Predicted 3D model of a 595-nucleotide part of an RNA (large-subunit ribosomal RNA, domain I) from Kocuria coralli.
[in-house]
Context: one part of a larger RNA
RNA sequence: GGCGCAUGGUGGAUGCCUUGGCAUCAGGAGCCGAUGAAGGACGUGGUAAUCUGCGAUAAGCCUCGGGGAGUUGAUAAACGGGCUGUGAUCCGAGGAUGUCCGAAUGGGGAAACCCCGCUGCCUGUGUGGGUAGUGACUUGUAUCUGAAUUCAUAGGGUGCAAGGGGGAACGCGGGGAAGUGAAACAUCUCAGUACCCGUAGGAAGAGAAAACAAGAGUGAUUCCGUGAGUAGUGGCGAGCGAAAGCGGAUGGGGCUAAACCGUUGGUGUGUGAUACCCGGCAGGGGUUGCAUCAGCGGGGUUGUGGGAUGCGUUGUUCCUCCGUCUGCCGGUGGGGGUGCGUGAGUGCGGGGUGGUAGUCGAAGCAUUGUUGAGUGGUGUGCCGUAGAGGGUGUGAGUCCCGUAGACGAAACUGCUGUCCGCCGCGUGUGGCGUUGUCCCGAGUAGCACGGGGCUCGUGGAAUCUCGUGUGAAUCUGCCAGGACCACCUGGUAAGCCUGAAUACUACCUGAUGACCGAUAGCGGACUAGUACCGUGAGGGAAAGGUGAAAAGUACCCCGGGAGGGGAGUGAAAGAGUACCUGAAACCAUGUGCUU
Numbered sequence: 001g002g003c004g005c006a007u008g009g010u011g012g013a014u015g016c017c018u019u020g021g022c023a024u025c026a027g028g029a030g031c032c033g034a035u036g037a038a039g040g041a042c043g044u045g046g047u048a049a050u051c052u053g054c055g056a057u058a059a060g061c062c063u064c065g066g067g068g069a070g071u072u073g074a075u076a077a078a079c080g081g082g083c084u085g086u087g088a089u090c091c092g093a094g095g096a097u098g099u100c101c102g103a104a105u106g107g108g109g110a111a112a113c114c115c116c117g118c119u120g121c122c123u124g125u126g127u128g129g130g131u132a133g134u135g136a137c138u139u140g141u142a143u144c145u146g147a148a149u150u151c152a153u154a155g156g157g158u159g160c161a162a163g164g165g166g167g168a169a170c171g172c173g174g175g176g177a178a179g180u181g182a183a184a185c186a187u188c189u190c191a192g193u194a195c196c197c198g199u200a201g202g203a204a205g206a207g208a209a210a211a212c213a214a215g216a217g218u219g220a221u222u223c224c225g226u227g228a229g230u231a232g233u234g235g236c237g238a239g240c241g242a243a244a245g246c247g248g249a250u251g252g253g254g255c256u257a258a259a260c261c262g263u264u265g266g267u268g269u270g271u272g273a274u275a276c277c278c279g280g281c282a283g284g285g286g287u288u289g290c291a292u293c294a295g296c297g298g299g300g301u302u303g304u305g306g307g308a309u310g311c312g313u314u315g316u317u318c319c320u321c322c323g324u325c326u327g328c329c330g331g332u333g334g335g336g337g338u339g340c341g342u343g344a345g346u347g348c349g350g351g352g353u354g355g356u357a358g359u360c361g362a363a364g365c366a367u368u369g370u371u372g373a374g375u376g377g378u379g380u381g382c383c384g385u386a387g388a389g390g391g392u393g394u395g396a397g398u399c400c401c402g403u404a405g406a407c408g409a410a411a412c413u414g415c416u417g418u419c420c421g422c423c424g425c426g427u428g429u430g431g432c433g434u435u436g437u438c439c440c441g442a443g444u445a446g447c448a449c450g451g452g453g454c455u456c457g458u459g460g461a462a463u464c465u466c467g468u469g470u471g472a473a474u475c476u477g478c479c480a481g482g483a484c485c486a487c488c489u490g491g492u493a494a495g496c497c498u499g500a501a502u503a504c505u506a507c508c509u510g511a512u513g514a515c516c517g518a519u520a521g522c523g524g525a526c527u528a529g530u531a532c533c534g535u536g537a538g539g540g541a542a543a544g545g546u547g548a549a550a551a552g553u554a555c556c557c558c559g560g561g562a563g564g565g566g567a568g569u570g571a572a573a574g575a576g577u578a579c580c581u582g583a584a585a586c587c588a589u590g591u592g593c594u595u
Base pairs, nucleotide, nucleotide: 001594002593003592004591005590006589007588008587009586015580016545017544020516021515022513023512024511025510026509027508028507029505030504031166032165039101040100041099042055043054044053046079047078049075050074051073061095062094063093064092065091066090070083071082072081106115107114108113116135117134118133119132120131121130122129123128137163138162139161140160141159142158143157144156145155170201171199172198173197174196175195181188185235211218212217222249223248224247225246226245232240233239253497254496255495256441260298261297262296263295264294265293266292267291268290269289275288276285277284278330279329280328281327282326283325303475305440306439307438308437309436310434311433312432313431314430315429318337319336320335321334322333323332324331340428342426347422348421349420350419351416352415353414354413355412356411358407359406360405364380365379366378367377368376381398382397383387389401390400391399446470447469448468449467450466451465452464456482477492478491479490480489481488532539533538552579555566556565557564558563
């Protein structure tokens, strides 16, 4: 020196544990913000720092409830001073305060700072200081003013209302790639994906047939299963890829435009006593007329076509008042009361049922010893609508918290179709028939060219949709049924609204796991988006465990200390704050063999 063995050191694997995560499900909630948000800065305690809470009223103030003995948040003990059965601390509801920055909004600005105007008040002499308000912009609306330029318009002012910013996913709309695949690549694919922008709601979007279908029928939309990897499409390559129908979830339908009537206003025209003023007769009025445009009210809303108007026929709960230029007759309009009927919604009150604190809640002892500790063993009971779970010095139904079950709200708040009452709203000139006239959504439909989107890549290419150009018809109309035509069938475009079934989960509550257990599980179990790195966008750690309880080693000895030896605590100190267990590499000491 090597190879073994033994004993140690170092180191922190492994085992056990869990404060933290991950995933899923159910229910709730689905927004916050100029009444200043989200997010921050700086402060705030008797005592330095960080976290939490709070805001110059600053670990808090007020009120109302719950609760019932200690309490003054955490690391984190100690000291000090308080509060508390006149009910504290704590929990819940409602209020008050809420510095400065931040959309940030009086002006500025290198965020958390600087500097002003006006009004009121305080101070009182310094052209000062303080305090409470107010002062951004945009849009809409109302209104006042008002140029060039007469009217006008632009512009300006004022009042009122709204907006602005943030937020995890889900929605809709506008833009919109490439890596890739095609074994290369260009049409194609990836993919209308990623990403960017706009914008909304608790959902959004869609939605009451100009739909499907096929000789039979269905009857708005949405979602799921199937149809079906089918029919198709496709350098017919790679690939892409429906629909009807059927089975389910849910279920709901409404309002307008036009014709016509009335009324108000504008414009044009109109002097004839014609027109007109509900009809007849008689009187009277004097632009009330006609045409056209706009607003409002009524009317009307459909595809067995519907409606308006005219005509015919039939019906009407009753009373009363007023009107329609005047009188009479007939007709007709409006208001009020009463009776009857109807349906969607709103508000208030009550009731019911939830949420935000809580309350009650059964039943066990004895013994045993190599227990430290009984929840173990043994013996003998008990409860159970409760033997889910957690804790307690070991495996606890019966020790504690709970669990099953049963109750509970001054205040705020959700739901209440089928509950109740009240207020308020709408409707009650309707039914049938008829044939004339009128209406039934226009730069629209269609067509041409150029695109997009549909299973459909231009194809025979319908249907839907955009740009440019052209450009109809009104029910004897128009559209669709995959070029186009005929027949037949279905529907009624060019206006609008609409719950549910559906999507998602930042947030709250509860539950669950052949999910993890500290190199795992979120990056983060711990002062974590921290330390640290980067000009910046951004990147981004490590680090858990004494013990049942600090009982955390009084005292003595060695040593300058660090550290150790006794003694003591403890079940254990080979559990000593470098602390459970304590593997290996690595380093020593002793010893055996060997060179």
Its mean pLDDT, the model's own confidence on a scale to 100, is 81. Its Rfam family is "Bacterial large subunit ribosomal RNA".